[in-house]
C1' cells in the first nucleotide's frame, strides 16, 4: 500500500507543552474551543483483538485472567451517501466511506 476476516449505540481523565483552530475526506448540519480545544509527550484509566488458563470440543463455542503487543479514553463511525422493507417525516436492515485488530501478499 490493494486482498481476506472480526468488531465498531457499552466502557475508560489527570499533570505537562503549546496557543488556534478542531471533530478522517468536501459540503451543510449539530458540537467542542482563549474557563486555553485540537495536537505532542508522561503518568493513570477502559476494553479484551493478539495473547494466557480452564471445560466442552474439534480449530469452534462458553468461562475466567490481564505480565506483554497493539488499540481506545466528547457527543452512534456525532449526523448525513446508496440499496431494501415497514403500521412512515421516523425506524429496522444490506451495502458504501472510515477506524481497529488478525491474518496473508
Nucleotide at each position: 500500500u490493494a486482498c481476506u476476516c472480526a468488531u465498531c449505540a457499552a466502557g475508560a481523565c489527570u499533570a505537562g507543552c503549546g496557543g488556534a483552530g478542531g471533530g478522517a475526506u468536501a459540503a451543510g448540519g449539530c458540537c467542542c474551543g482563549a474557563u486555553g480545544a485540537u495536537g505532542c509527550u508522561a503518568g493513570a484509566g477502559c476494553a479484551a483483538c493478539c495473547c494466557c488458563g480452564a471445560u466442552a470440543u474439534g480449530c469452534u463455542a462458553u468461562c475466567g485472567g490481564a505480565c506483554g503487543g497493539u488499540g481506545c479514553u466528547a457527543a452512534a463511525u456525532c449526523c448525513u451517501u446508496c440499496g431494501g422493507g415497514c403500521a412512515a417525516g421516523g425506524c429496522c436492515u444490506g451495502a458504501g466511506c472510515g477506524a481497529u485488530g488478525a491474518g496473508a501478499g
SAM riboswitch aptamer (S box leader) from Robiginitomaculum antarcticum DSM 21748, 105 nucleotides, folded computationally. Its Rfam family is "SAM riboswitch aptamer (S box leader)". From the family's description: The SAM riboswitch is found upstream of a number of genes which code for proteins involved in methionine or cysteine biosynthesis in Gram-positive bacteria. The source organism's lineage runs through Bacteria, Pseudomonadota, Alphaproteobacteria, Robiginitomaculaceae and Robiginitomaculum antarcticum. Its mean pLDDT, the model's own confidence on a scale to 100, is 82. The model forms 94% of the base pairs in the Rfam consensus. The sequence was found by an Rfam model in a public genome assembly.